[in-house]
Context: one part of a larger RNA
């Protein structure tokens, strides 16, 4: 000077408390450990690993295993020689890689050659998801969106250092005010950016439809209109600006008016100096080490999907605020051409036929909880749906290992979950569906979107983390 204390003071945070809903018990999904295995590729391991890298393992991916093959190599540059092909198509052998045979077959030219490509030879080299993240760059997590971290000059101290940055108030904030051997400044805070909430204005199609007219079984369907809504550009608006009270006459706090919005309005992006030899050599790059007929490369099949067990994260339930059947409304944000695919028809259904329209404010994908009516009457049930059988559908060379979906049958555990533990303070929790990325197919995961829509916060003694003295 820091760090630490079961030292003190002050102050924050869903930290506790007050509430609501979960996890921990069940079944399943998924990740991890362990065990197993020829292989079950590798990494991530308290918070900050464990639905994580992986925004999608049937082949491919793929790095692993077994087997079959190659050795200047699947890929790059350079030398020499040969060829005019290589690719592609057919046949044969083979699991395929590959090999053999056959067919087809280059361009420019000054005719010297050049380009392009294949093959052969020798060597430089290629290649390595091999090692080291404790040699590194870059990137990322975390404390933490916490309010801190520093510098110049001056002053003090022999010096390390201190001061400033402490103190009195105040703030979400080292935010601001006042004081002060300090005076200033920088990185952070805040603001500037995006979005959302209100209004004005410009524009008016593919959006919209108040008034007018036409029209329909119904319908912005048509003429028309640009009012309204909406879309998307420009602006306005909020600044403690105004009033009152308190305060040191300050900063500021509390209350009020006006206002769509009030004291940072809500949300996002934005992450200081540093900490953890934190993570990543398997995104990439890279030093050093190692392999070089193999630790490189190609191929087929298998594995990453195993299963006594343990853990994490989720989904579905255990029911009546519910389940079933019928009828009937209301979104937002997106996506769509090797695509989205309407109507209609077939099928119990998955789906198929069909092909209108749409490069999309035009067409399509396309809502569910809710509401209305009826049934069920507290039961392992008209709850719950695992498991299994059969029959089908879809994608794809190919669903055996190992995909998803449908129908019928089957109908397991489960009656609210021990110790313990998690999330959330408002359009939030809870609950309901919808979309997208990845993607041939595959979503209970992830990232978004809207619908319905609560309860509680006395307070800071205690637990945890953090800031200042």
């Nucleotide at each position: 000077u820091g760090a630490c204390g079961g030292g003190g003071g002050c102050c924050c945070g869903c930290a506790c408390a007050a509430g609501c809903g979960g996890u921990g018990g069940a079944g399943c999904a998924u990740g991890c450990g362990g065990a197993u295995u020829a292989a079950u590729u590798c990494g991530a391991u308290g918070c900050a690993a464990c639905g994580c890298g992986a925004a999608g393992a049937a082949c491919c991916u793929u790095a692993c295993c077994u087997a079959g093959g190659c050795u200047u190599g699947a890929c790059a540059u350079g030398g020499a020689g040969a060829c005019g092909a290589a690719a592609u198509c057919u046949u044969u052998a083979g699991a395929g890689a590959u090999a053999a045979a056959g067919g087809c077959u280059c361009c420019c030219u000054u005719c010297g050659g050049g380009g392009c490509g294949u093959c052969u030879c020798a060597c430089a080299c290629a290649g390595g998801u091999g090692g080291u993240g404790c040699a590194u760059g870059g990137u990322u997590g975390u404390c933490g969106u916490c309010a801190g971290c520093u510098c110049g000059u001056g002053u003090c101290g022999u010096g390390a250092g201190a001061u400033g940055u402490u103190g009195g108030g105040u703030u979400a904030a080292g935010u601001c005010c006042c004081g002060c051997a300090a005076c200033g400044a920088g990185c952070g805070c805040a603001a500037c950016c995006c979005u959302u909430a209100u209004c004005u204005u410009u524009a008016g199609u593919u959006c919209c439809c108040a008034g007018c007219a036409c029209g329909u079984a119904a319908a912005g369907g048509u003429g028309g209109g640009u009012a309204c809504g909406c879309u998307a550009g420009a602006g306005a608006g909020a600044c403690u600006g105004c009033c009152g009270u308190g305060g040191a006459u300050a900063a500021c706090a509390c209350g009020g008016a006006g206002g769509a919005a009030g004291g940072u309005g809500g949300g996002g992006a934005u992450g200081a100096u540093g900490u953890c030899a934190a993570a990543u050599c398997a995104u990439c790059a890279u030093g050093c080490c190692c392999c070089u007929u193999a630790c490189g490369c190609c191929u087929a099949g298998g594995g990453c999907u195993u299963c006594a067990c343990g853990c994490g994260u989720g989904c579905u339930a255990c029911a009546a605020u519910g389940g079933g059947c019928u009828u009937u409304a209301c979104a937002a944000a997106g996506u769509g051409a090797a695509g989205c695919g309407a109507a209609a028809c077939a099928g119990c259904a998955a789906u198929g036929u069909g092909g209108a329209g749409c490069a999309a404010a035009c067409c399509a994908c396309a809502a569910a909880a809710a509401a209305a009516g009826c049934c069920c009457c507290c039961a392992g049930u008209u709850c719950a749906g695992a498991u299994u059988g059969u029959a089908g559908g879809c994608u794809g060379c190919a669903a055996c290992u190992c995909g998803c979906c449908u129908a019928c049958a089957u109908g397991a555990a489960g009656u609210u979950g021990g110790a313990a533990u998690c999330g959330c303070u408002a359009g939030u929790a809870a609950u309901c569906g919808c979309g997208g990325a990845u993607c041939a197919g595959c979503a209970c995961g992830c990232c978004g979107c809207g619908g319905u829509g609560a309860a509680u916060a006395c307070g800071u003694u205690c637990c945890c983390g953090g800031g200042c003295c």